[in-house]
Transfer RNA from Durotheca rogersii, 74 nucleotides, folded computationally. The organism belongs to Durotheca, within Eukaryota. The coordinates come from a structure-prediction model, not an experiment, and the mean pLDDT is 80. It matches the Rfam family "tRNA". Rfam describes the family as follows. Transfer RNA (tRNA) molecules are approximately 80 nucleotides in length. The family's RNA type in Rfam is transfer RNA. The sequence is in RNAcentral, with records from ENA.
């Protein structure tokens, strides 16, 4: 320098062919349960989906540029 893959709550991942409210698990907080902790059960908070622009009635998803990480080639 080029090619490919990825970037979504604190962490790990979903989100169908673009469709109206972005979900799941773990963690965290509160409560219940009890001698206490753990386990279990119930509930809550936490995301402007890496950044910017474009196309569209509508984007996490499509297009372009850039940033970050990984793999490969030279």
């Nucleotide at each position: 320098u080029c090619u490919c893959c990825g970037g979504u709550g604190g962490c790990g991942c979903a989100a169908u062919u673009g469709g109206u409210u972005a979900g799941c698990g773990c963690g965290u907080c509160u409560g219940a349960c009890u001698g206490u902790u753990a386990a279990u059960c119930a509930g809550g908070a936490g995301g402007u989906u890496g950044a910017a622009a474009g196309a569209u009635c509508g984007a996490g998803a499509c297009u372009u540029u850039c940033c970050c990480g990984g793999a490969g080639a030279g």